[in-house]
Context: one part of a larger RNA
């Protein structure tokens, strides 16, 4: 100098992106024990208090309601975001807010099932049978889940239009029995081409259908200050975004205003609402408990730091 440890005046997070690392809590008993609550939790909440004595001591006794400590052995508390939850997950930079999940809801399937592998036998679904089994979406629980059916999907309909091969009336052309003096014409058959009519499902064409894919407007006037519009009038549309949230994991302007909090806060909580660019199973909003989550205060605690200082051991130097 480094490592990997111990201690430290006064202060205590002034450090730092951030209490990262550190330190501090800690067994066991008794006492207490709020808010909230899906009544089960929250909770070891918080907080306070106690863990003696003898003795031949890893052990054994005495008393008491109850007898840690060599080593092991929770920091606590408030406020929010997120996802209910326990679980899963990038073997080797990510464990989370992602994924899964009980529940919800939507649809295929009546069994020789739908749906998956497979050229095919055939297999799994299933030795099951709709209280079943495949798919999509949402993801506990509360309280809810608007409007639109024109495009786009999917169902159902079946008059009309349009439509394949296939069938085919007619007709054209070659060939030729036969006619004919020649030019020619020329049945039936074969062939080659044209085709009236027929002719399914789609499609066009009527309805349904959004917890299907998806959408869910703009100008302009107006109340007795001023300000804003309950209210009018116009243009488009299929229809103009309802509840409930809103500077949010969304707000660009933005450090938006105002409030709490600090001496002093671009973050944080609570409001307002001008929602560039929230919104209702690509769910909206809350929610007790949970979370190696994120985000803010708080108390405790400290060498994280004012600022560094001493030791302990181990490596490197340097001498051998």
């Nucleotide at each position: 100098c480094u490592c990997u440890c111990u201690c430290u005046a006064a202060g205590g997070a002034a450090c730092u992106c951030g209490g990262c690392a550190a330190a501090a809590u800690a067994a066991c008993c008794c006492c207490g024990u709020a808010c909230c609550u899906u009544u089960g939790g929250a909770a070891u909440a918080a907080g306070g208090g106690g863990u003696g004595c003898c003795u031949u001591a890893u052990a054994g006794g005495c008393u008491g309601c109850a007898a840690u400590a060599a080593c092991a052995a929770g920091g606590u508390c408030c406020a929010a975001g997120c996802g209910a939850c326990u679980g899963u997950u990038u073997a080797u930079c990510a464990a989370a807010a992602a994924c899964a999940c009980a529940g919800g809801u939507c649809u295929c399937c009546g069994c020789a099932a739908a749906g998956u592998c497979g050229c095919a036998a055939g297999a799994c679904a299933a030795u099951g049978u709709a209280u079943g089994g495949g798919g999509g979406c949402u993801g506990a629980c509360g309280c809810c889940u608007g409007c639109c059916c024109a495009g786009u999907g999917c169902c159902g309909g079946a008059a009309g239009g349009u439509u394949a091969a296939g069938g085919a009336c007619a007709u054209u052309g070659g060939u030729u029995a036969g006619c004919a003096a020649a030019a020619g014409c020329g049945a039936a058959g074969c062939u080659a081409g044209u085709a009236a009519c027929u002719g399914a499902a789609g499609c066009c064409c009527c309805g349904g259908u959004g917890a299907a894919c998806g959408g869910c407007g703009g100008c302009c006037g107006u109340a007795a200050c001023a300000a804003u519009a309950a209210c009018g009038g116009u243009c488009c549309u299929a229809a103009g975004g309802u509840a409930g949230c809103g500077a949010a994991a969304u707000u660009c302007c933005u450090u938006g205003u105002c409030g709490g909090g600090u001496a002093a806060g671009u973050u944080c909580c609570g409001a307002c609402c001008u929602g560039c660019a929230c919104g209702a199973a690509a769910g909206g909003c809350g929610u007790a408990a949970c979370g190696a989550u994120u985000u803010g205060g708080a108390u405790a605690c400290u060498g994280u730091c004012u600022c560094a200082g001493a030791g302990a051991g181990g490596g490197g130097c340097u001498c051998g």